[in-house]
RNA sequence: GUUCCUGUAUUGCAAUGGAUAGCUCGUUGGACUUCUAAUCCAAAAGUCGUGGGUUCGAGUCCCACCUGGGAUA
Numbered sequence: 001g002u003u004c005c006u007g008u009a010u011u012g013c014a015a016u017g018g019a020u021a022g023c024u025c026g027u028u029g030g031a032c033u034u035c036u037a038a039u040c041c042a043a044a045a046g047u048c049g050u051g052g053g054u055u056c057g058a059g060u061c062c063c064a065c066c067u068g069g070g071a072u073a
Stems, first nucleotide, its partner, number of pairs: 001072005007066001012023002018056001027043005049065005
C1' cells in the first nucleotide's frame, strides 16, 4: 500500500430500520443480620468512536475519517 474485522454505562457484552438503548460485573443507598459476608430491593452512570448521507424513522443501512487488531507483499 491492498484487504477484512472491531468500537455501545466502570468492566465484559446484547439489541430484526420502529417502546424511554438493555443484561452482567462493579459503585452508591436501603432491607435482612449482634457484626461482616451472602441474599433481596432500589438508584446513579450512555454525545451508541467522529462527521456527513439515505429514510416518516438509524446503535442498526451507505460514504469518509479516527482507534485497536488480523491477513497479504
Overview:
A computed fold for a 73-nucleotide RNA from Trichonephila inaurata madagascariensis, annotated as transfer RNA. Rfam family: tRNA. The family's RNA type in Rfam is transfer RNA. The coordinates come from a structure-prediction model, not an experiment, and the mean pLDDT is 80.